[in-house]
Context: one part of a larger RNA
RNA sequence: AAGUAACGAUAAUGGGGGUGAAAAACCCCCACGCCGAAAACCCAAGGUUUCCUGCGCAACGCUAAUCGACGCAGGGUUAGUCGGUACCUAAGGCGAGGCCGAAAGGCGUAGUCGAUGGCAAACAGGUUAAUAUUCCUGUACCGGUCGUAACUGCGAUGGGGUGACGGAGAAGGCUAGGUUAGCUACCUGUUGGAAUAGGUAGUUUAAGCGUGUAGGGAGUCAGACUAGGCAAAUCCGGUUUGGCAAUCCUGAGGCGUGAUGACGAGUCUCUUUAGAGACGAAGUAACUGAUGCCAUGCUUCCAAGAAAAACCUCUAAGCUUCAGGUUACGAGUGGCCGUACCCUAAACCGACACAGGUGGGUGGGAUGAGAAUUCUAAGGCGCUU
Numbered sequence: 001a002a003g004u005a006a007c008g009a010u011a012a013u014g015g016g017g018g019u020g021a022a023a024a025a026c027c028c029c030c031a032c033g034c035c036g037a038a039a040a041c042c043c044a045a046g047g048u049u050u051c052c053u054g055c056g057c058a059a060c061g062c063u064a065a066u067c068g069a070c071g072c073a074g075g076g077u078u079a080g081u082c083g084g085u086a087c088c089u090a091a092g093g094c095g096a097g098g099c100c101g102a103a104a105g106g107c108g109u110a111g112u113c114g115a116u117g118g119c120a121a122a123c124a125g126g127u128u129a130a131u132a133u134u135c136c137u138g139u140a141c142c143g144g145u146c147g148u149a150a151c152u153g154c155g156a157u158g159g160g161g162u163g164a165c166g167g168a169g170a171a172g173g174c175u176a177g178g179u180u181a182g183c184u185a186c187c188u189g190u191u192g193g194a195a196u197a198g199g200u201a202g203u204u205u206a207a208g209c210g211u212g213u214a215g216g217g218a219g220u221c222a223g224a225c226u227a228g229g230c231a232a233a234u235c236c237g238g239u240u241u242g243g244c245a246a247u248c249c250u251g252a253g254g255c256g257u258g259a260u261g262a263c264g265a266g267u268c269u270c271u272u273u274a275g276a277g278a279c280g281a282a283g284u285a286a287c288u289g290a291u292g293c294c295a296u297g298c299u300u301c302c303a304a305g306a307a308a309a310a311c312c313u314c315u316a317a318g319c320u321u322c323a324g325g326u327u328a329c330g331a332g333u334g335g336c337c338g339u340a341c342c343c344u345a346a347a348c349c350g351a352c353a354c355a356g357g358u359g360g361g362u363g364g365g366a367u368g369a370g371a372a373u374u375c376u377a378a379g380g381c382g383c384u385u
Base pairs, nucleotide, nucleotide: 013031014030015029016028017027018026032382033381034380035379040362041361042360043359046342047341050340051075052074053073054072055071056070060068061067080141081140082338083337084336085335087118088117092113093112094111098107099106100105122139123138124137125136126135142334143333145331146330147329148328149327150326151325152324153319154318158314159313160312161311166301167300168299169298172294173293174292177288178287179286180285181284182203183202184201185200186199187198188197204262205261208257209256210255211254215250216249217248218247219244220243221242222241223240224239225238226237228236229235263283266279267278268277269276270275302305348357349356364376365375366374
């Protein structure tokens, strides 16, 4: 320079009360305003205690601060079923032997790792200051192990099946959700009318189990033979004979049960900043309707669209009064790691509490073709002078 520029989105504040040394900014209430395919909610990545409570205000916060993602102290993350691992493989990595190379090392078989993919099983309600598909209540399910009973050819690192897959398009059946009516509770009512009125709030309930529907797919079952499936096979494949005409497989949703339960507007009681406890009404129907489910379906096209394990089945060696297998019932068991909090952000990446960037899911109502637009619900904010 200069008490000048600036104080980081023009979404917006005002009033009352509280606390306090001090209040434009903290807390409570009322009103107003802003977002609402988001400026709401839930995850992944990343962060790593920032979460909650008490105390505090030097510094940090572009101002003040009683407040804070700041300082100090204490507390907080509970799983057979969610995710990972104890399973599988992809690209790719490593790589016994091996090949190559002055050395270092490079390549690579068997193998072993490696998810962004495959693969057993849980839902509803309640609860904490802070966790919950993890705790509690209720109702379930899955995999080992053992026992009992009945029946019985069991057995793999090998064979076969399955797993198992592209793009586009169209139609159908449903559901989530929504709207309206009915029902329940409460309110308004004083004036010309309306009382069969108007308004506000609620009308919620899962997995599992039973039934097996709309729809989709396929012939199916039995016998005989068999040069293939690196050995074997009763399995698969191939050939052939006969029976059955509808049979089998799959399959959303609905209905019943779960539920004489839970939840529930509200009412009452006790204490009152704020909470705790008890009781508890109605709990139906119609319409609409998905981008979700049936559906890895169907139709069509050419560029012809992972693998392995789990699972089913077959035998080999072997075992064959055993062991083992199947079914039913029962008992008992289920390890380790993650789980707080932020996550279109003041907590991640940008030197900052930075108008930037950041993958997935849910995403109501009115208008509308629409996830556009404008207004709005739930919810969240008024962007720290």